[in-house]
């Protein structure tokens, strides 16, 4: 260098055009002799940047950055 996947909450993920969610972790309450565990809340998101297409984009297209694989070139 080509080509392919993958990037969404602190973390591990789903969502694949119409109001962005789960678990776990974080805090507050309840329970509890304490602690763990358990219930019941809360707060955290420029969905990688920037453009573009749509009435609407996390989702589709284009450039670029980060990750990671294949093959290819060099020695």
């Nucleotide at each position: 260098g080509a080509c392919c996947c993958c990037g969404u909450a602190g973390c591990u993920c789903a969502g694949u055009g119409g109001u962005a969610g789960a678990g776990c972790a974080u805090c507050u309450g309840a329970c509890u002799u304490u602690u763990a565990a358990u219930c019941a809340g809360a707060g955290g998101g420029c969905c990688g940047c920037a453009g573009g297409u749509u009435c609407g984009a996390u989702c589709c297209c284009u450039g670029c950055c980060g990750g990671g694989g294949u093959c290819a070139c060099c020695a």